[in-house]
Context: one part of a larger RNA
RNA sequence: UGACGGGGACCCGCACAAGCAGUGGAGCAUGUGGUUUAAUUCGAUUCAACGCGAAGAACCUUACCUGGGCUUGAACUGCAGGCAUUAGCUACCUGAAAGGGUUAGUGAUUCCGCUUUGCGGAAACCUGUAGAGGUGCUGCAUGGCUGUCGUCAGCUCGUGUCGUGAGAUGUUGGGUUAAGUCCCGCAACGAGCGCAACCCCUACUAUUAGUUGUCAGCGAAUAAUGUCGGAUACUCUAAUGGGACUGCCGGUGACGAGCCGGAGGAAGGUGGGGAUGACGUCAAGUCAGCAUGGCCUUUAUGUCCAGGGCUACACACGUGCUACAAUGGAUGGUACAGAGGGAAGCAAAACCGCGAGGUCAAGCAAAUCCUUAAAACCAUUCUCAGUUCGGAUUGCAGGCUGCAACUCGCCUGCAUGAAGCUGGAAUUGCUAGUAAUCGCGGAUCAGCAAUGCCGCGGUGAAUGCGUUCUCGGGUCUUGUACA
Numbered sequence: 001u002g003a004c005g006g007g008g009a010c011c012c013g014c015a016c017a018a019g020c021a022g023u024g025g026a027g028c029a030u031g032u033g034g035u036u037u038a039a040u041u042c043g044a045u046u047c048a049a050c051g052c053g054a055a056g057a058a059c060c061u062u063a064c065c066u067g068g069g070c071u072u073g074a075a076c077u078g079c080a081g082g083c084a085u086u087a088g089c090u091a092c093c094u095g096a097a098a099g100g101g102u103u104a105g106u107g108a109u110u111c112c113g114c115u116u117u118g119c120g121g122a123a124a125c126c127u128g129u130a131g132a133g134g135u136g137c138u139g140c141a142u143g144g145c146u147g148u149c150g151u152c153a154g155c156u157c158g159u160g161u162c163g164u165g166a167g168a169u170g171u172u173g174g175g176u177u178a179a180g181u182c183c184c185g186c187a188a189c190g191a192g193c194g195c196a197a198c199c200c201c202u203a204c205u206a207u208u209a210g211u212u213g214u215c216a217g218c219g220a221a222u223a224a225u226g227u228c229g230g231a232u233a234c235u236c237u238a239a240u241g242g243g244a245c246u247g248c249c250g251g252u253g254a255c256g257a258g259c260c261g262g263a264g265g266a267a268g269g270u271g272g273g274g275a276u277g278a279c280g281u282c283a284a285g286u287c288a289g290c291a292u293g294g295c296c297u298u299u300a301u302g303u304c305c306a307g308g309g310c311u312a313c314a315c316a317c318g319u320g321c322u323a324c325a326a327u328g329g330a331u332g333g334u335a336c337a338g339a340g341g342g343a344a345g346c347a348a349a350a351c352c353g354c355g356a357g358g359u360c361a362a363g364c365a366a367a368u369c370c371u372u373a374a375a376a377c378c379a380u381u382c383u384c385a386g387u388u389c390g391g392a393u394u395g396c397a398g399g400c401u402g403c404a405a406c407u408c409g410c411c412u413g414c415a416u417g418a419a420g421c422u423g424g425a426a427u428u429g430c431u432a433g434u435a436a437u438c439g440c441g442g443a444u445c446a447g448c449a450a451u452g453c454c455g456c457g458g459u460g461a462a463u464g465c466g467u468u469c470u471c472g473g474g475u476c477u478u479g480u481a482c483a
Stems, first nucleotide, its partner, number of pairs: 001483002003480003007477007015467002019430005026322008034313002042053002064308007076131007088106004092101003109123006133297002136295003142291002144286003147282001149280001154193006160169003173184003199274004204242007213232003218229003245268001248262005324423001328382007340371003345364002350359003389420001394415007436459007
């Protein structure tokens, strides 16, 4: 000087408390451990692994296993040679395919130069050779990227001063702040990386613009609809501005920084949200994204193919979904979004089918066309039951995608109708348009195991006395047989 303390002081955080909804019990989905297996590929393992890499494992992917092949190789570069019954294409034999065949037929091309019926060179192809290739090992050899403490308020430097020195001071102290934020004081005076601001979205408004958006007024048309003429007021769209700064008033404070209350205002003291992550810590994670040192392998640890596996199942754990019902289930009727996506695509209407879906097909590279909002509300019914709750499981019959749904896809209809009556110890999230609840969209994607993830809007709470305690963090101080 740090680190640590079941030392002290002060402060902060959904950390506790006050509340709301959960998890832990059930069934299922998914990940992991374990076990099993020919293989169940590999990695991730307290917080910070476990719906994680994987924004899609039937084949492919695929790295694993079994079996069958190839050996300058599936892809790439150099050198040497070959240049025409060569390459390629079609067919045949064998084979599961890959591959193999002294099989048959057909049969070339492009570019450049030259002395142009042609020759030479290059490409292509073949042979040989040196490299090749490796998701093989080492993340404790590394780069790059990432997680975490933590969006915590810290981490340092120059000069000066103090100290023999390690170092200290500044950065401590008194106030204050979300903040090393600002003020005051002070052997310090300044500065840098962080904080804040500058950026984006959102809440109000003005100007400009007015189609594909909108429709107040005018006209036309219809069973009806911005449908048409038209208009650009409004909504909206999207560009540029304005607006909030403790600016104003009162109180308080040290005449300061600030704090408390108020006015005006769409918004008030960082308005709300995002992006943004200092010096460093964990030999944290990743050699399987990529790159890369070293080591290992070279008729195999490379590579091609078929089938299987990654989907196994006594069990244990994590994360979720659906429920256990009446604030509900069922049936019928009536409303209201936002943000996205669409050409090997989105698909209206019509018709067929109980339905999944099918047929035909308008429109749309889209503010134009397509893509059903559901909870809610209004009626009727069920009347507290393992039920008209709940939907697992299983049988049968179908639909869709795709060479192909047996292992191992999703969906529909009929039938079946399991556990489950609110969950022990323990434990999680959340302070406002939040929790809870309701649906919608997207990426990946032929299809889909999505209940996941990332977004979007609808409805919309309760509680917060406070900081004694639990956890984590910051500052000062103290002890130390620690570095």
Molecule: small-subunit ribosomal RNA, 3' major domain
Organism: metagenome